This is a predicted structure of a 73-nucleotide RNA (transfer RNA) from Thermoplasma acidophilum DSM 1728.
It matches the Rfam family "tRNA". Rfam classes the family as a transfer RNA. About the family: Transfer RNA (tRNA) molecules are approximately 80 nucleotides in length.
The same sequence occurs in records of 5 taxa.
The source organism's lineage runs through Archaea, Methanobacteriati, Thermoplasmatota, Thermoplasma and Thermoplasma acidophilum.

RNA sequence: GGGCCCGUAGUGUAAACGGAUAUCACAGGGGCCUCCGGAGCCCCUAAUCCGGGUUCGAUUCCCGGCGGGCCCG
Numbered sequence: 001g002g003g004c005c006c007g008u009a010g011u012g013u014a015a016a017c018g019g020a021u022a023u024c025a026c027a028g029g030g031g032c033c034u035c036c037g038g039a040g041c042c043c044c045u046a047a048u049c050c051g052g053g054u055u056c057g058a059u060u061c062c063c064g065g066c067g068g069g070c071c072c073g
Base pairs, nucleotide, nucleotide: 001072002071003070004069005068006067007066010026011025012024019056028044029043030042031041032040049065050064051063052062053061
């Protein structure tokens, strides 16, 4: 330098046929319970790597960039 794949809460993930409040678990905060703690139950906070394009509408499609992985030279 070329090709392929990936980038979503603090962490790990789902949603990919373009549509509804973006899912779940852990972590964090609060409550119930308990003598206290843990467990359990309930509630809350927090995310689509960046910029542009297409579209009524983009996490999803297209282009460029950045970052990571693998392969080739």